This is a predicted structure of a 99-nucleotide RNA (SAM riboswitch aptamer (S box leader)) from a Cryomorphaceae bacterium.
NCBI's taxonomy places the organism under Bacteria, Pseudomonadati, Bacteroidota, Flavobacteriia, Cryomorphaceae.
The prediction has a mean pLDDT of 83.
RNA sequence: AACUUAUGAAGAAAGGUGGAGGGACCGGCCCUAUGAAACCUUGGCAACCUGUUGUAGAAUAAGGUGCCAAUUCCUAUUCCGUUUGGAAAAAGAUAAGUU
Numbered sequence: 001a002a003c004u005u006a007u008g009a010a011g012a013a014a015g016g017u018g019g020a021g022g023g024a025c026c027g028g029c030c031c032u033a034u035g036a037a038a039c040c041u042u043g044g045c046a047a048c049c050u051g052u053u054g055u056a057g058a059a060u061a062a063g064g065u066g067c068c069a070a071u072u073c074c075u076a077u078u079c080c081g082u083u084u085g086g087a088a089a090a091a092g093a094u095a096a097g098u099u
Base pairs, nucleotide, nucleotide: 001099002098003097004096005095006094007093013042014041015040016039017038021031022030023029027074028073043068044067045066048064049063050062051060052059053058072091077088078087079086080085
């Protein structure tokens, strides 16, 4: 990097450095000098893999990841209904596995 499978209406922030962007992409709509991104420290959430306990459902949270504004923030394609809307997909994200 590609492929396969699974998941997403839940959950979880403080401090320091920094100094204008950020929310993948389109259009929206938002966040941000009451301090964006990024980096560091500490903390937390979660339970995919692993560990431990258990016959098992499950529990736990030590290890490998991930995550800590908004449903993956909404939306893009198709179908149904059509005032609002609903369903499926695509894309992207994460995990596990394979090449």